[in-house]
RNA sequence: AGAGUUUGAUCCUGGCUCAGGACGAACGCUGGCGGCGUGCUUAAUACAUGCAAGUCGACGAGAAAGGAUCUUUCGGGAUCUGAGUAUAGUGGCGCACGGGUGAGUAACGCGUAGGUAAUCUACCUUUGAGUUUGAGAUAACCCUGGGAAACUGGGGCUAAUACCGAAUGACGCACUAUCUUUGGCGGGUGGUGUUAAAGGGGCUUUAUUGUCCCGCUUGGAGAUGAGCCUGCGAUCUAUCAGCUAGUUGUUGGUGGGGUAAUGGCCUACCAAGGCUAAGACGGAUAGCUGGUCUGAGAGGAUGAUCAGCCACACUGGGACUGAGACACGGCCCAGACUCCUACGGGAGGCAGCAGUAGGGAAUAUUGCGCAAUGGACGAAAGUCUGACGCAGCGACGCCGCGUGAGUGAUGAAGGUGUUUUUCAUCGUAAAGCUCUUCAGUAGGGAAGAAAUGCUUAUAGGUUAAUACCUUGUAAGUUUGACGGUACCUUCAAAGGAAGCACCGGCUAACUCCGUGCCAGCAGCCGCGGUAAUACGGAGGGUGCAAGCGUUGUUCGGAAUCACUGGGCGUAAAGGGCGCGUAGGCGGCCAAGCAAGUCAGAUGUGAAAGCCCACGGCUCAACCGUGGAAGUGCAUUUGAAACUGCUUGGCUUGAGUAUCAGAGGGGAAAGUGGAAUUCCCGGUGUAGAGGUGAAAUUCGUAGAUAUUUGGAAGAACACCAGUGGCGAAGGCGGCCACCUGGCUCGAUACUGACGCUGAGGCGCGAAAGCGUGGGGAGCAAACAGGAUUAGAUACCCUGGUAGUCCACGCCGUAAACGAUGUGUGCUAGUUGUCAGGCAGCUUGCUGUUUGGUGACGCCGCUAACGCAUUAAGCACACCGCCUGGGGAGUACGGCCGCAAGGCUAAAACUCAAAGGAAUUGACGGGGGCCCGCACAAGCGGUGGAGCAUGUGGUUUAAUUCGAAGCAACGCGCAGAACCUUACCAGCUCUUGACAUACCUAUCGCGGAUUUCCGAGAGGAUUUCCUUCAGUUCGGCUGGAUAGGAUACAGGUGCUGCAUGGCUGUCGUCAGCUCGUGUCGUGAGAUGUUGGGUUAAGUCCCGCAACGAGCGCAACCCUCACCCCUAGUUGCCAGCAGGAAGCUGGGCACUCUAUGGGAACUGCCGGUGACAAGCCGGAGGAAGGUGGGGAUGACGUCAAGUCCUCAUGGCCCUUACGGGCUGGGCUACACACGUGCUACAAUGGCGGAUACAGUGGGUUGCUACCUCGCGAGAGGAUGCUAAUCCCAAAAAUCCGUCUCAGUUCGGAUUGUUCUCUGCAACUCGAGAGCAUGAAGUCGGAAUCGCUAGUAAUCGUGGAUCAGCAUGCCACGGUGAAUACGUUCCCGGGCCUUGUACACACCGCCCGUCACACCAUGGGAGUUGGUUUUACCCGAAGACGGUGAGCGAACCUUCGGGACGCAGCCGGCCACGGUAAGGUCAGCGACUGGGGUGAAGUCGAAACAAGGUAACC
Repeated sequence: AGAGUUUGAUCCUGGCUCAGGACGAACGCUGGCGGCGUGCUUAAUACAUGCAAGUCGACGAGAAAGGAUCUUUCGGGAUCUGAGUAUAGUGGCGCACGGGUGAGUAACGCGUAGGUAAUCUACCUUUGAGUUUGAGAUAACCCUGGGAAACUGGGGCUAAUACCGAAUGACGCACUAUCUUUGGCGGGUGGUGUUAAAGGGGCUUUAUUGUCCCGCUUGGAGAUGAGCCUGCGAUCUAUCAGCUAGUUGUUGGUGGGGUAAUGGCCUACCAAGGCUAAGACGGAUAGCUGGUCUGAGAGGAUGAUCAGCCACACUGGGACUGAGACACGGCCCAGACUCCUACGGGAGGCAGCAGUAGGGAAUAUUGCGCAAUGGACGAAAGUCUGACGCAGCGACGCCGCGUGAGUGAUGAAGGUGUUUUUCAUCGUAAAGCUCUUCAGUAGGGAAGAAAUGCUUAUAGGUUAAUACCUUGUAAGUUUGACGGUACCUUCAAAGGAAGCACCGGCUAACUCCGUGCCAGCAGCCGCGGUAAUACGGAGGGUGCAAGCGUUGUUCGGAAUCACUGGGCGUAAAGGGCGCGUAGGCGGCCAAGCAAGUCAGAUGUGAAAGCCCACGGCUCAACCGUGGAAGUGCAUUUGAAACUGCUUGGCUUGAGUAUCAGAGGGGAAAGUGGAAUUCCCGGUGUAGAGGUGAAAUUCGUAGAUAUUUGGAAGAACACCAGUGGCGAAGGCGGCCACCUGGCUCGAUACUGACGCUGAGGCGCGAAAGCGUGGGGAGCAAACAGGAUUAGAUACCCUGGUAGUCCACGCCGUAAACGAUGUGUGCUAGUUGUCAGGCAGCUUGCUGUUUGGUGACGCCGCUAACGCAUUAAGCACACCGCCUGGGGAGUACGGCCGCAAGGCUAAAACUCAAAGGAAUUGACGGGGGCCCGCACAAGCGGUGGAGCAUGUGGUUUAAUUCGAAGCAACGCGCAGAACCUUACCAGCUCUUGACAUACCUAUCGCGGAUUUCCGAGAGGAUUUCCUUCAGUUCGGCUGGAUAGGAUACAGGUGCUGCAUGGCUGUCGUCAGCUCGUGUCGUGAGAUGUUGGGUUAAGUCCCGCAACGAGCGCAACCCUCACCCCUAGUUGCCAGCAGGAAGCUGGGCACUCUAUGGGAACUGCCGGUGACAAGCCGGAGGAAGGUGGGGAUGACGUCAAGUCCUCAUGGCCCUUACGGGCUGGGCUACACACGUGCUACAAUGGCGGAUACAGUGGGUUGCUACCUCGCGAGAGGAUGCUAAUCCCAAAAAUCCGUCUCAGUUCGGAUUGUUCUCUGCAACUCGAGAGCAUGAAGUCGGAAUCGCUAGUAAUCGUGGAUCAGCAUGCCACGGUGAAUACGUUCCCGGGCCUUGUACACACCGCCCGUCACACCAUGGGAGUUGGUUUUACCCGAAGACGGUGAGCGAACCUUCGGGACGCAGCCGGCCACGGUAAGGUCAGCGACUGGGGUGAAGUCGAAACAAGGUAACC
């Protein structure tokens, strides 16, 4: 410090997620030791038991057990001791500290800085003065009652440092002068109120006394602690906007009360105030802080442990005591709960330490000790102390150590992987040898302890005193829970000690097996549908390590709330527009002040913590000492530039006046013509209107058309223009009135008067609403007609609100420049509008101000683009944004007559949503171009019969594959057996076939006999033949038979694991690369453009220059010529002859080898002086001469595992091998491809000429004979330019004369032929007989552009036989193409796109189903709160007090004073009534979200088929 994730790819915006740190944690797996920390975050739920606050002799009382002695009636008793002990009581001090918890509290509660002249402070320190003198009670105790108990009544006795009276002084109060200034300090005077314990102890003393210590009283001061007040700071919410006052406390005043003290704190009266947008009031949440975690910081989150403050102590209320409490282990009352009870009454409060139950994911021992530190009491010893010190439990955290270290290659065994049992890996790892920390054994063994007290000695103080006491010094003595712990030494053996997570990317780390969208994983993206580095296991590896992972929370990354440090044209985001209040900001010069600002000083910012330095535990964690820091606050001294304030001035900002100008600016009154419609009339006749085409509609009752006249309403053609005006909305005939703003130029004046603008106010298109008018045209709704599968639409005919006017509402729009307002600055060029100035050529040029456009630098921007009219550079102010959906919705509030508007969430859900640009693809977008693509033609298919293939059906099986074009006469160039893969039955198991091993035989093989069997096969007979090399070894090779094991075998699966081959777009003209350049980038350029071509063919131009694969050419063939060669070919001339048959010849034809020839080369025209095109000449051939072979990058997961090869999986007496028979040939039907026809361009009969390619010895067969014929029987030639197949057919002549025929030949009967082991299922052919459908074929559809279509025959492969198929060959031989609008396919450019699996795309809404959260909802339940009223415990206060009472006074009667009781107001709980608010449930209901393939349509994305959207 970043990374993953939106896309085919890119840049950006933007969310989600990850890597880091932390934790009082929990869970899973695992677990050796030690140190230091830490441990109920939940139920402030309820608590059994034990302990957590006592102590002190000032005071009165005062045991027992035990022991000893004596005595005894043996029951016991007495004395001494225990012991003035225990114990309770009076009294003093403490119990308000320490310890716990965080419920409440948004508050002066906390923090910080101050104030208190408005206060208190026990114990402590210091200092002054004093401590005089009297009195009466009471508990304990004794006696006697009540009660179950808790407890309590009555009578009697008694003490004090308990209580009370008097004196003195001080203090308080009143008056008064000085200094001060809230009620301060101190002095004087007067009256009044209030004090003592004569105390306890030590020493001394006859006594009195003296003195010391501890106390006590009262002042002053200090210290400590506390109260009260103030400035500032620190949560969310405005869907909480007004709150506060009612017999009152709200704000203030006066008097009074109350308090330690100020104060409405309380009360009576008076006034009517007080708070609030700088957020009152309300609601929600929360103890606050030092700090802690994180972060570079600023910040954010947090407030466990430790420390400070606050609050609370079962819940609520209340006071008492006291220096201090409204009191955790005190009291009273009410309530809930628990316990005891004799039912009458009582008791209790762990949020102290342990512990229990419960809750919970979860948090410890009913431990030891007061040895240390601290606290209470005490003179002290000491007692008490669950504070504290320690130990125990928990890997809960941090830190440290160990589980071994060194050496060691037979690279062992074993595991795992692998095509080769070979290699790799675990791996120096192990074994072996040498060492050693911890734990363990045994032995030793601390520091923490300082004191206090006591004894002795000694020096001071006090004193009359050397006593007592006290302070100090020295010596001695005494104290350890932890703990026989830390630590040290010894002993033996590597001996006791490693796991967890991960290994697709992010993110370090890879293979095998299993599984097969299952099981499962997952933080995000995403894995899993038979080869998963992503699931599970294993081996290996990576990371951390006594831990490792997961979960949760929090900070970071996140500049993703942006102060540091973001944005708003199109991504989320500028308010519809203006005026203007508060607020914010503000021109130039000068002076002053010092609030902001800056500098210095002082105080404070507790300690701990963080940081630094040093030090102590062996190190570290941890701890100690010191420093720094604490960015803050306050006080004070100064500075005066800037901001601010005050004062004075200035003119540039702003404004005013005068003159001039343009304008659809506004409002309101009038007026004009054209058009439309309607009305009256004329002319006139059958249609008009409307549409893609129609119909509804109008019209013979006279329409439409035309025309005279009239009426009405609305809108203003041309001018008209990226022209004008206005803040925006908006504004358009003409004329006049009223009126707002703007601009130019010049002069004068005011003197900062300015800019922006939360709230507020006003304006604000269209539609809509209310009232009243008006209504020609247009036109929601509605009606009808069409269209359509439907058509509640688009189109048509009608038509009402509305549109218009007046007044009043509404307040929204894609109210847009999607761009807030204002000011300044920053190159230009060119239009235009309104003005000014200057010049001259008088219609131009230059310049200037203000508007409005286009283009374009710098700069900006993600890009597009913006660019002096900024989206540039800056300033001021306002508004707004923070992922998509839910949703601009719900609820609440405000506004509105309503419609609705403004404000405005959450649950839930997704990992995207989005912007700009790129490349493709697509478009019922555009342009250009091509192709038998259409058109123009010729002939077919689709109808019939048959053949053949397919589907379907059937079947034991009808083997399998191929599926739009690009499957279907395809694989199959030929299924009777075989083929054959299918079915039935029979049969074999190392196998029909390969390699290796062992044994046997030397062969093998061929022919053959018989039996069984369907055959395979089994058994059997005879004959022929008798392996090769050799080092002569049964050595080697080869072969056969038998045996056993490795293995063979599979047309079994996967063409979506593959190779190879093939189809297709398409013989279409395209597809790319290097370097350079442009762009942030994907990419672009080149390859686009202008021409041209069959062509990315060529030329020109050009930030491109070149190159490659394709095109073309090179190859084959046909067409012309030449050379060479002439047999089997040929025959012009010569000879013979029936015949190129023979001789002869090689000129010609032909054959087959090599050459030539054609290149836009020549001419003319055209074109750009090009490429090329058009025409012509010559030529066998002319512009690619015809045909073939040749198929770029790629697409279709196209086809093929059944040609072959091959990974994986599967079968192994079977899914392998063999055999017989059957099937692939089935047949209601459908489709494809063909053949034959329907006839006269023909059938039949007859005659007769001309081809070419090919094939042939298991063959083709001449010729002869026989048969009607298929063919048969003989026989000849040919291994082929020699012989044979072989006859070519269309042709010509005659006949038939338009009919189901002399057309057509299916079907069937019958007799034969051939092939073959075999012709039934199931071959082909022949003869005779039979003679079906069919009379040119609906919608639709196919081929073909010249030697082509059409038509005619011929040959070949396969093959025993079987051809209408396929592949070749020649004969005869056309028609048409204007042209590119349309259909199909393709190429290039461009455009739009929400598509990229790419239009067979994407995608919207209703409905149906399931689930989820949520709104409304008659109501219902609960919490909280308010108001009014009722009730009124305890309590203090006030009144009363006839009852009661020791202290004082008394005249002894009583009084003062006090208490009970009673009354009053206040008041907790409780109750009644009415609200507010929050939450739960709720029949029914509304929309929303999600879900696999549902239904209906087809709204959007392309001109999305009616442009879309608000």
A computed fold for a 1510-nucleotide RNA from an uncultured prokaryote, annotated as small-subunit ribosomal RNA.
RNAcentral holds the sequence, with entries from ENA.
Its Rfam family is "Bacterial small subunit ribosomal RNA".
Model confidence (mean pLDDT): 83 of 100.